Model confidence (mean pLDDT): 86 of 100. Large-subunit ribosomal RNA, domain II from a soil metagenome, 683 nucleotides, folded computationally. Rfam family: Bacterial large subunit ribosomal RNA. Rfam links the family to the GO terms structural constituent of ribosome and ribosome.
Context: one part of a larger RNA
RNA sequence: GCCUGCGAGUUACGGUGUGUGGCGAGGUUAACCAGUGAUGGGAAGCCGGAGCGAGAGCGAGUCUGAAUAGGGCGUUCAGUCGCAUGCUGUAGACCCGAAGCCGAGUGAUCUACCCAUGGGCAGGUUGAAGCGGGGGUAAGACCCCGUGGAGGACCGAACCCACCAGGGUUGAAAACCUGGGGGAUGACCUGUGGGUAGGGGUGAAAGGCCAAUCAAACUCGGUGAUAGCUGGUUCUCCCCGAAAUGCAUUUAGGUGCAGCGUCGGGUGUUCAGUCAUGGAGGUAGAGCACUGGAUGGGUUAGGGGGCCUACAAGCUUACCGACCCCAACCAAACUCCGAAUGCCAUGACUCCAGAGCCCGGCAGUGAGUCCACGGGGGAUGAGCUUCGUGGACGAAAGGGAAACAGCCCAGAUCGCCGGCUAAGGCCCCUAAUUCCGAACUAAGUGGUAAACGAGGUGAGAUCGCCCAGACAGCCAGGAGGUUGGCUUAGAAGCAGCCACCCUUGAAAGAGUGCGUAACAGCUCACUGGUCGAGUGAUCCUCGUGCGGAUAAUGUAACGGGGCUCAAGUUCGGAGCCGAAGCCGCGGAUUUCUGCGCUUGCGCAGGAGUGGUAGGGGAGCGUCGAUCUCGGGUGAAGCGUCGGUGUGAACCGGCGUGGACCGUGGUCGAGUGAGAAUGCAGGU
Repeated sequence: GCCUGCGAGUUACGGUGUGUGGCGAGGUUAACCAGUGAUGGGAAGCCGGAGCGAGAGCGAGUCUGAAUAGGGCGUUCAGUCGCAUGCUGUAGACCCGAAGCCGAGUGAUCUACCCAUGGGCAGGUUGAAGCGGGGGUAAGACCCCGUGGAGGACCGAACCCACCAGGGUUGAAAACCUGGGGGAUGACCUGUGGGUAGGGGUGAAAGGCCAAUCAAACUCGGUGAUAGCUGGUUCUCCCCGAAAUGCAUUUAGGUGCAGCGUCGGGUGUUCAGUCAUGGAGGUAGAGCACUGGAUGGGUUAGGGGGCCUACAAGCUUACCGACCCCAACCAAACUCCGAAUGCCAUGACUCCAGAGCCCGGCAGUGAGUCCACGGGGGAUGAGCUUCGUGGACGAAAGGGAAACAGCCCAGAUCGCCGGCUAAGGCCCCUAAUUCCGAACUAAGUGGUAAACGAGGUGAGAUCGCCCAGACAGCCAGGAGGUUGGCUUAGAAGCAGCCACCCUUGAAAGAGUGCGUAACAGCUCACUGGUCGAGUGAUCCUCGUGCGGAUAAUGUAACGGGGCUCAAGUUCGGAGCCGAAGCCGCGGAUUUCUGCGCUUGCGCAGGAGUGGUAGGGGAGCGUCGAUCUCGGGUGAAGCGUCGGUGUGAACCGGCGUGGACCGUGGUCGAGUGAGAAUGCAGGU
């Protein structure tokens, strides 16, 4: 892991509903007694029949009150005793699960410390005091030689320890092995016996150790401690179907009340949608009349500067600047204004649906998530956070989006090798057009991205020039005063400054650029000729491309192949494919209406039948009791084949088996297993 078996809402007594039965203004006994029992007896008691008040008390009333006022609670409505069942209270109260708390005991054969009594420490080294001798001194001190044998002395086995490394890590071992390492006459090691006990011991102190257990040992008991926590909770079908919100909470993952679900009863369109009519309102937008913010101009009080000045005054100002005027703005906490939608009310119409509302039984939910729109917070960040409105997921399968809870389409009662569509698609993978018409794109753009940049390209708008010849090219001219003046070494169209005239002419700047030291030279503007039809400009508008463009295994930013008058993009059109949507045919079931028939069933018609938590309904099966029918002419069980039912399940045949078992009715449960790191056994 698998298999088999076991494994979780029970029971008692109260309360309160529902169903059903008895009796009914009444209902009913309890203990106990008699009896095998059924049952009989037993009226104490309980509930109901009157309430109100704290009470005295009064009474269809009563309390408050001065009140014959008002108000509160009553007066109308049948109960009660069983049985079954929902929920609840008290009990372990659906089952398993703590860490822990307390009591009584058991432990110092491990280990900590202590006590008593024993034992152990190869060998080697060093050489303290003291002592002897010699030297030395006044005597010493002191020095030398010897002797001596001290030490938590030295090296190093046994012994004790455990610092490092490697191995081991389902080990040989629940702490080891190997090689090194530390102590090794000491605060040393060790045998035996004994002592200290759980809030206690012992501790050279690490919260260490106290029998592989220690921030309070172990055993049993209180004990089924408690667990707002986690896990688990066993057959079937049918109907409906939530919530993740508000308020409060030593409350935040719990709970109470409300909201939302379901079931029963009542009411009977009150609900909802649309239209009409009538309302309240200050949002979007807008505006500047208020409150504030804020730009430029005008006007100008006041201030500053300058001039003037003995004072006072005066003049002036490209300075600052209130009020006022003009122009142009900003605002959640500004409003002279002001929608749409929504909301309230009345009427009408549509609609009869799992609409609304009221009373009662039973819940679950009270962690939500994403998307769109309207806001706040944040960075006009987040798959961010917090509100509002709606949707989806949650609790929703199917089709599309390559794959993809929350996006798009669409809500699965069951069957069908039938049809039509939605979103989305129709070259191949892959069902359906290599469909039609027009245009765009050349970038594989399509098939990621901005500011910004660019004679990409298409369309439009406006303004120019043009057969009296435009634009481009080619041919020719492009002159004279003059080398303008100044400046300068020079400055001659062309370093720089100033001016920018006149003449000839078809036209030609006191010069567009190159060039020279300066000239020269080339060229342009401008003009003629040639040519023969369009050619330019723009802070303009639109379509579509280009650059901007960098990430880690490998193309990898169309799902792939592959695609270029497209299989890309835009506009218009014709078809087709495409889902559990819709239709068709057949079946089941719920509910409503009608009819037949009063149980309830049948028929017809309408509308339904996704579903988690959860509510309600109807059934299947197991074990047992009792009544009734089966069985050696073969019970149960087992195997196999066939059949029935929506399903749980059931029935029949054959074989095996060899003695019990099923149908129908009623009753009663230790009544259904896949999950609990479940328990036991097997493998």